The part of an RNA shown here (small-subunit ribosomal RNA, 3' minor domain) has 145 nucleotides and comes from Lachnoclostridium sp. RNAcentral holds the full RNA, with entries from ENA and SILVA.
[in-house]
Context: one part of a larger RNA
RNA sequence: CACCGCCCGUCACACCAUGGGAGCUUGCAAUGCCCGAAGUCAGUGACCUAACCGAGAGGGAGGAGCUGCCGAAGGCAGGGCAAGUGACUGGGGUGAAGUCGUAACAAGGUAGCCGUAUCGGAAGGUGCGGCUGGAUCACCUCCUU
Repeated sequence: CACCGCCCGUCACACCAUGGGAGCUUGCAAUGCCCGAAGUCAGUGACCUAACCGAGAGGGAGGAGCUGCCGAAGGCAGGGCAAGUGACUGGGGUGAAGUCGUAACAAGGUAGCCGUAUCGGAAGGUGCGGCUGGAUCACCUCCUU
């Protein structure tokens, strides 16, 4: 490479991440209840016992056993948090030469834009209100020369 310009959205194709999603699967730390090993501690200890006391009987001391509190693992329950996965579904991003139209940019051929309602394959259209960041023509006011 300058209107044979620029440019918008739907649709189609490919890839990427992502939201929703009946759920499913793991993990984590707790909570409540159940059960409760070892062991400490406490109680008990009719049974047992070497050191101590005693001439002896016995005493003292200790122990097995039993009971209780705490208590690891385990079990049950309903929640919490995290990760993965999930039919289907929503938009988003990216991608030389796909489809449909042509909304915007020059008054872009209905000026455009903003808000809102509504309608439409799509850009978008229409109604109402607002803005000029509208071209053109005429007039008025002001400013500069």

Lineage of the source: Bacteria > Bacillati > Bacillota > Clostridia > Lachnoclostridium.